[in-house]
RNA sequence: GUCUGUCAGUGCGGAGAGCGCGCUGGGUCUCAGCCCAGCGCCGCCGAAGGGGCAAGCUGCCAGCAGGCUGGGCUGGGCGGCGAAACUCUCAGGCUUCAGGACGCACCGAUUGGC
Numbered sequence: 001g002u003c004u005g006u007c008a009g010u011g012c013g014g015a016g017a018g019c020g021c022g023c024u025g026g027g028u029c030u031c032a033g034c035c036c037a038g039c040g041c042c043g044c045c046g047a048a049g050g051g052g053c054a055a056g057c058u059g060c061c062a063g064c065a066g067g068c069u070g071g072g073c074u075g076g077g078c079g080g081c082g083a084a085a086c087u088c089u090c091a092g093g094c095u096u097c098a099g100g101a102c103g104c105a106c107c108g109a110u111u112g113g114c
Stems, first nucleotide, its partner, number of pairs: 001114003005110003009106005018042001020041009043094003049090001050088003056081006062074003
């Protein structure tokens, strides 16, 4: 220098689902209405974060074949590891704004290869 993986920053893109109902307090000089906050109830969404697992791998035990060991095998038993945009909905969210997994570009740090 170049390729590649990871991470941070910046910019751009980026889905879904309630402007739900009730109570209390506050503001609007009073009431209603409206706005704000808190609490409760019902319905809903999955793409912050978090939980769950399939194949596969693996530990112990049991069984099988075989002089022994090492090792091998089993719709055997009990455990462990085990991904996602799947799943759960704890958290979060349900007009807009915001947030947002993820993607692209730039920039920087760094892993590995040449």